[in-house]
Context: one part of a larger RNA
RNA sequence: UUGGGCGUAAAGGGUGUGUAGGUGGUCUUGUUAGUCUUUUGUUAAAACUCGCGGCUUAACCGCGAAGGUGCGAAGGAAACGGCAAGACUAGAGAGUGUGAGAGGUCAAUGGAACUCAUGGUGUAGGGGUGAAAUCCGUUAAUAUCAUGGGGAACACCAAAGGCGAAGGCAAUUGACUGGCGCAUUUCUGACACUGAAACACGAAAGCGUAGGGAGAGAAUGGGAUUAGAUACCCCAGUAUUCUACGCUGUAAACGAUGUUCUCUAGCUUUUCAGAGUAUCGACCCUCCGAGAGGCGUAGCUAACGCGUUAAGAGAACCGCCUGGGUAGUACGGCCGCAAGGCUGAAACUC
Numbered sequence: 001u002u003g004g005g006c007g008u009a010a011a012g013g014g015u016g017u018g019u020a021g022g023u024g025g026u027c028u029u030g031u032u033a034g035u036c037u038u039u040u041g042u043u044a045a046a047a048c049u050c051g052c053g054g055c056u057u058a059a060c061c062g063c064g065a066a067g068g069u070g071c072g073a074a075g076g077a078a079a080c081g082g083c084a085a086g087a088c089u090a091g092a093g094a095g096u097g098u099g100a101g102a103g104g105u106c107a108a109u110g111g112a113a114c115u116c117a118u119g120g121u122g123u124a125g126g127g128g129u130g131a132a133a134u135c136c137g138u139u140a141a142u143a144u145c146a147u148g149g150g151g152a153a154c155a156c157c158a159a160a161g162g163c164g165a166a167g168g169c170a171a172u173u174g175a176c177u178g179g180c181g182c183a184u185u186u187c188u189g190a191c192a193c194u195g196a197a198a199c200a201c202g203a204a205a206g207c208g209u210a211g212g213g214a215g216a217g218a219a220u221g222g223g224a225u226u227a228g229a230u231a232c233c234c235c236a237g238u239a240u241u242c243u244a245c246g247c248u249g250u251a252a253a254c255g256a257u258g259u260u261c262u263c264u265a266g267c268u269u270u271u272c273a274g275a276g277u278a279u280c281g282a283c284c285c286u287c288c289g290a291g292a293g294g295c296g297u298a299g300c301u302a303a304c305g306c307g308u309u310a311a312g313a314g315a316a317c318c319g320c321c322u323g324g325g326u327a328g329u330a331c332g333g334c335c336g337c338a339a340g341g342c343u344g345a346a347a348c349u350c
Stems, first nucleotide, its partner, number of pairs: 004321003007304002012318001014201004021194003025088008034080001035077008049065006091191001092188003095184005103177007110154001114150008125136002162169002206247006215241002220236004258317006266295007274287003299306002323350003332343004
């Protein structure tokens, strides 16, 4: 390589958009470098297979026949595939009606808590811990009341709940805006699926510039603990956390499970639509569609478990794996301000 695999043993790219490529619905006609078939040439000899023969037999040797794959030429076929033309509506998309939602961006506003300042009341403690101490406090703290400033996060509702491609998204209101479900079957008529490259997005931390800085808080200082304590506990506290713009591009970026389509028992909970029945009406009930959960049949699995949201039965395409260590390291290349990222070995060793 042929294979065999990728939830947990090595292995699904962090996620999407999408170029080339690969693959592609139903019917008709034509054509045919794929495909199938016939004939023919070639594919040296030896070898292999079969038959016959020669060495006493065998190995060995000789003669004859046949087979084989590839390539070339000619004739034929048209089911499948390709190409060309025409038609269709079950895939896909659009329209109309309607619905749910922390989907996104920007702006404004609100209350609770916290903290700071000022003033009032009030007096010796407060704080903290396993116990303490550092610390704060007679320049009046803690507590309490009033007024004002500030920044960050939005209790209850809240849910196995919802939305988003993923990362992720939660006070309220407004503006702008993306996607999705259901009903209808009005329109287009295969316009589809996947997707190397490319492009875009991408938690936290980190970086640059300018702001901001209440609380929390790497580093750091101090107090404890301890044999020691570069920790766990306590008192402080810078970067950071917040905003704008730009970079970084990684995570146990996880469902450790790629995307799309078809098929294959059920029961039950829940979210959002629709239809029917019932009703004064709503709820209830029945059916149906799209999600989100719990069990479970067949089947699968090494087991655990999965099980119409598959890890079951199939199809298309992409990514990835091939003993452990060395090592996600070295070297080179590309990217980055840097930190570093992407690509990614070997010697040697077990």
The part of an RNA shown here (small-subunit ribosomal RNA, central domain) has 350 nucleotides and comes from a Patescibacteria group bacterium. It was read from a public genome assembly. Taxonomically the source falls in Bacteria candidate phyla (Bacteria).